Predicted 3D model of a 352-nucleotide part of an RNA (small-subunit ribosomal RNA, central domain) from an Actinomycetota bacterium. The full RNA is in RNAcentral, with records from ENA and SILVA.

Context: one part of a larger RNA
Order: sequence, then C1' cells, then structure tokens
RNA sequence: UUGGGCGUAAAGAGCUCGUAGGCGGCUAUUCGCGUCGGAUGUGAAAGCUCGGGGCUCAACCCUGAGAGGCCAUUCGAUACGGGAUAGCUAGAGGCAGGUAGGGGAAAGUGGAAUUCCUGGUGUAGCGGUGAAAUGCGCAGAUAUCAGGAGGAACACCGGUGGCGAAGGCGGCUUUCUGGGCCUUGCCUGACGCUGAGGAGCGAAAGCUGGGGGAGCGAACAGGAUUAGAUACCCUGGUAGUCCCAGCCGUAAACGUUGGGUGCUAGGUGUGGGGAGGUCUUCAACCCUCUCCGUGCCGAAGCUAACGCAUUAAGCACCCCGCCUGGGGAGUACGGCCGCAAGGCUAAAACUC
Repeated sequence: UUGGGCGUAAAGAGCUCGUAGGCGGCUAUUCGCGUCGGAUGUGAAAGCUCGGGGCUCAACCCUGAGAGGCCAUUCGAUACGGGAUAGCUAGAGGCAGGUAGGGGAAAGUGGAAUUCCUGGUGUAGCGGUGAAAUGCGCAGAUAUCAGGAGGAACACCGGUGGCGAAGGCGGCUUUCUGGGCCUUGCCUGACGCUGAGGAGCGAAAGCUGGGGGAGCGAACAGGAUUAGAUACCCUGGUAGUCCCAGCCGUAAACGUUGGGUGCUAGGUGUGGGGAGGUCUUCAACCCUCUCCGUGCCGAAGCUAACGCAUUAAGCACCCCGCCUGGGGAGUACGGCCGCAAGGCUAAAACUC
C1' cells in the first nucleotide's frame, strides 16, 4: 500500500463556529471537460503469449507472428459525473401566530442554618470517640432567650423532570439577551452537509494583582490507634473554597458511542406543542391521532460475548478525527504556547 477497524479488546478530537477541500435535490435545454467507443500514429531490443527450430530432454538459445497499459491526433456517443443557461419546491432559510424552560449576563432582594460579638437567665461541666485524650469551661462555658455582625449555600417543590454545543445551570424579583419546539399560510429558491489548518468556549485544581473570609478545609500542629502510623478516628488550622480583572486549557471533559441524511415491528412511562372526540358549553379529567424531547422493555438485524435495537452498536451514503503487540512513553530531543505549574506536537535505543 491493499485490506480491517474505533461502546467494553488499540482507536471518536472536551465542545462549537468556520476557511480551503471533499460530497451534494427535482425538470428541461446546451457544451462534450471527465467517461465510453472507432480509426491512425507511437508502443526499440530483451521479456510475455502462440507457431516452428537447435543443444540426447528440460532449463537455456534461435526464428516468425501476436498481444500490451499510458500517450498523441482525429471521428463519434451523451446515460452518469462536470460546465453553462432557464425553471421548480420535497432540502435549507425567512416572515407571521403561539409556547415550555435551573440557557446566558447584570443589578437588587428574602428566609432557615452555622460561626462570632453584646446583654439576660443559669451552674459545672461541655465536647468528642469503638473507648479515650488533646481542646473549651468558675476570668462563668455547654444549654436557653433577646439584639447585632458577617460570609457562603439555597431545605421542601425536585422528578432515569427541564434547559444548554459541550463544560455546565436550581431561593425570589427586575432589566438586557441566545437558542429550541409547535401551528398555519405566505416568501426566497439548493442558498445544503462535513470540515484539514484556524478561531472561540471550556469542570476542578493551580497561577498573577486587588478585595473578602462564616462554614469547610490540602499543608501543618497536637491527641489517639499501632510493632511502627509521615494514614484511616478526634481537637485545632494556613492556602484554597467566595468576588473583580487577567492567565492556565486539562479530566473517568463518559453515552468511554464524531457530525449529517434516508430507510427498517411493536409495547409502555414521562416533558413541551397541535388537532379531533366525550362532557349542555368553557376549563380540568378521560379517549384517539400527530410533531418534538427524554427513559424503560423488546421483533428483525447486528455483536466475540455482554449487549444495542426508530435516541442503533441494524441497513446504506457523504465528510472529518483516530488505531496497528506489551514495556520503554504520552517520555526524551526539537518546535510552538505559558508568569510558573505545565500543555500541544512526538520518537528511538533497549527489552519481552
């Protein structure tokens, strides 16, 4: 390379936007670039195929004929791909009318609880554990009542329930703002899909500067446990956790399952919307149908098995990423990025 793969064996980039590129709906006309066919030229010798011949045969050799991809010129075909032109509406988008939501940002605000402070009541313990001790307490603790301060997080509702591309998002109110879904009609007329590079977003921890600091709590100290105990348990406790601005760019960033489109039995929950029916009518309930989302169970099919199964891991097509025995190693070196920590890219010797 051919080929085979990527849920769990090696392998889907953390996610999105998007450049080049690749791929791309229906109809008609046209061109004839790809594509297909004919003719001519070229296609050295050797080799190859076939016929004949020579070494005793064969290999080998000689001789005659043929075939041969690509290429050039020319003539022709026009289904498919492509170019051009004209059109269409099933893809895509827009307008209009509804609708659900912890989607994002900023400002404001509420109650419970912990801690601390002040005051009242009150007295000898409290706390903690397997049991204890360190610790706190007669300078009045714990308990209890009242008042105050401050920070962080939002019980119940709460739900294999919602929203978001992912990370993620949860008290309440207001302002600004993104996306989705449904319904009907109208409009644009292929405007689409994917996406190497690139750009942006990206939990926690960590970093820089400034603030904040209630609780929790790496490090650290002490008490226990133990043969030891640099741990598990206990008492404390600094960074941090919080806010603003700026970095970092990683993760079991997981559904360990890239994105798009179409097709392929059903059953049963649940969230959002629409239509119809039942009810005298509206609403609610209930029933049927339908679109979108999210679960469970299962036919065919797939799978090494487990399992997946209209939310596919089934049947197909398009585009991207990635894998190629274990260790060495996601390391060294080099390059790029970063304040640093480090990140991205990424070997070899050697060894089994």
It matches the Rfam family "Bacterial small subunit ribosomal RNA". Gene Ontology terms of the family: structural constituent of ribosome and ribosome.